[in-house]
């Protein structure tokens, strides 16, 4: 330099052919216990890497760009 993949909650990851984003763990509160942990219930937490475009509507489609990983040279 070229090609491909990945980027979504604090962490690990879903999200199926575009229709207002979810799970597990962690956090907070409650319950249980003599107390703690575990268990159970609830709550909070994300303009989906960034910037544009298409569309009534974009995490999803298109373009550019940033970072990381792999391959080729």
């Nucleotide at each position: 330099g070229c090609u491909g993949a990945a980027a979504u909650a604090g962490c690990u990851c879903a999200g199926u052919u575009g229709g207002u984003a979810g799970a597990g763990c962690a956090a907070u509160c409650g319950u249980c216990u003599c107390g703690u942990a575990a268990g159970c219930g609830a709550u909070a937490g994300g303009u989906c890497g960034c910037a544009g475009g298409u569309u009534c509507a974009a995490a999803u489609c298109c373009u550019g760009u940033u970072u990381u990983c792999a391959g080729c040279a």
The RNA shown here (transfer RNA) has 73 nucleotides and comes from an uncultured Bacilli bacterium.
The sequence was found in a public genome assembly.
It matches the Rfam family "tRNA". Rfam links the family to the GO term triplet codon-amino acid adaptor activity. From the family's description: Transfer RNA (tRNA) molecules are approximately 80 nucleotides in length. The family's RNA type in Rfam is transfer RNA.